[in-house]
Context: one part of a larger RNA
RNA sequence: UGACGGGUUCCCGCACAAGCGGUGGAGCAUGUGCUUUAAUUCGAGGCAACGCGAAGAACCUUACCUGGGCUUGACAUGGGAGCUUUCCCUUCGGGGGAGGUUAGCUAUGUGAAAGCAUGGUUAGUCCACACAGGUGUUGCAUGGCUGUCGUCAGCUCGUGUCGUGAGAUGUUCGGUUAAGUCCGGCAACGAGCGCAACCCUCGCUGUCAGUUACCAACGAGUAAUGUCGGGGACUCUGACAGGACUGCCGGUGAUAAACCGGAGGAAGGCGGGGAUGACGUCAAGUCAUUAUGACCCUUACGCCCAGGGCUAGACACGUGCUACAAUGGUCAGUACAAAGAGCAGCGAGACCGCGAGGUGGAGCAAAUCUCAAAAAGCCGGCCCUAGUACGGAUUGCAGUCUGCAACUCGACUGCAUGAAGCAGGAAUCGCUAGUAAUCGCGUAUCAGCAUGACGCGGUGAAUACGUUCCCGGGAA
Numbered sequence: 001u002g003a004c005g006g007g008u009u010c011c012c013g014c015a016c017a018a019g020c021g022g023u024g025g026a027g028c029a030u031g032u033g034c035u036u037u038a039a040u041u042c043g044a045g046g047c048a049a050c051g052c053g054a055a056g057a058a059c060c061u062u063a064c065c066u067g068g069g070c071u072u073g074a075c076a077u078g079g080g081a082g083c084u085u086u087c088c089c090u091u092c093g094g095g096g097g098a099g100g101u102u103a104g105c106u107a108u109g110u111g112a113a114a115g116c117a118u119g120g121u122u123a124g125u126c127c128a129c130a131c132a133g134g135u136g137u138u139g140c141a142u143g144g145c146u147g148u149c150g151u152c153a154g155c156u157c158g159u160g161u162c163g164u165g166a167g168a169u170g171u172u173c174g175g176u177u178a179a180g181u182c183c184g185g186c187a188a189c190g191a192g193c194g195c196a197a198c199c200c201u202c203g204c205u206g207u208c209a210g211u212u213a214c215c216a217a218c219g220a221g222u223a224a225u226g227u228c229g230g231g232g233a234c235u236c237u238g239a240c241a242g243g244a245c246u247g248c249c250g251g252u253g254a255u256a257a258a259c260c261g262g263a264g265g266a267a268g269g270c271g272g273g274g275a276u277g278a279c280g281u282c283a284a285g286u287c288a289u290u291a292u293g294a295c296c297c298u299u300a301c302g303c304c305c306a307g308g309g310c311u312a313g314a315c316a317c318g319u320g321c322u323a324c325a326a327u328g329g330u331c332a333g334u335a336c337a338a339a340g341a342g343c344a345g346c347g348a349g350a351c352c353g354c355g356a357g358g359u360g361g362a363g364c365a366a367a368u369c370u371c372a373a374a375a376a377g378c379c380g381g382c383c384c385u386a387g388u389a390c391g392g393a394u395u396g397c398a399g400u401c402u403g404c405a406a407c408u409c410g411a412c413u414g415c416a417u418g419a420a421g422c423a424g425g426a427a428u429c430g431c432u433a434g435u436a437a438u439c440g441c442g443u444a445u446c447a448g449c450a451u452g453a454c455g456c457g458g459u460g461a462a463u464a465c466g467u468u469c470c471c472g473g474g475a476a
Stems, first nucleotide, its partner, number of pairs: 008476006015467002019431005026322008034313002042053002064308007073131001077130002080126001082101008103122008133297002136295003142291001144286003147282001149280001154193006160169003173184003199274004204242007214231002218229003245268001248262005324424001328383004333378002340371003345364002350359003390421001395416007437459007
């Protein structure tokens, strides 16, 4: 000077408390450990590994295993010989220079394929080596990127001053703030990286602009519909501008910074959300995104192919989904979104099928057409507390779709079957408002496959006395 303390003081955070809903018990999904296996490829390991890399393992992917095959190679650059075009010199023997090419098509046999062997054809092919290649090792040799403390309020510098010096001061102190935010004071005076603001988005208003969106007035038309003429009002779309600044009033305060209350206002004291992550810490993570030093392999640790495996299962853990029912289940009717996606695509109406789906193809590169039905909700009927008209696992049969191919190992449909489960021990997680809870919708990946991830809207709470305690952080 730091770090640490079951030392003291102060402050903050869903940290506790107050609440609401879960996890831990059940079934299933998924990841992991362990075990098994020819292989169950590899990595990630307290928070900060475990629905993580993987935004999608039937083949491919694929790195693993078994078997079969290749050796200048699946891929790159270069060299040599040969062949060939052309130019120059020539004692006609040759010498020198500049290019081009070395590949394509195809048949038969063998084979699971890859490949191998033997041929044909086009005017026209060979050699080996310099090298290629490695998801092999080292993230404790590295770059880059990332997580974490933490969106915590800190981390430093110049000059000056103090100290023999390491260093201190500034940055401490009194207030205040979300904030090293601001004010005051002070041997300090200034400055930088952070904070804040500038950026995006939502909420209010105006201006401009109206098509594919909209429809108040006028007219036309229909069984009906902005359907048509038209309109530029409204909604909406999307570009610009305004708007919020403690600006105004009162109080408190040191006359300060600021805080409390109020007015006006769509919004009030950071308006909500996002992007944004200081100096650094963890030899944190990644050599399997890529790059890269060193080491290692080179008829194999490289490359190709078929099949298998990554999907195993006594068991253990994490994360989820569905439930245990009546604020419910089921049947019938009926209403209201947002945000997205679409041409090897989305696919309407119609018809067929109980259904998954099929036939067919209108329209649409889309504010025009389609996916598309929103669901919870509302209105009515049934169920009557029962392992049930709760719950749907498991299993049998019959099917649909994608795809060369659903046996290992896909999703979905119908009929049948109808398991555990009657609210979950110790323990433990999330959340402070349009949040939790609950309800559905979309997208990426993708041939197919979503209870995961990332978004979108609908309905919409309870509680916070307080800071003693637990955890993390800041200051003295």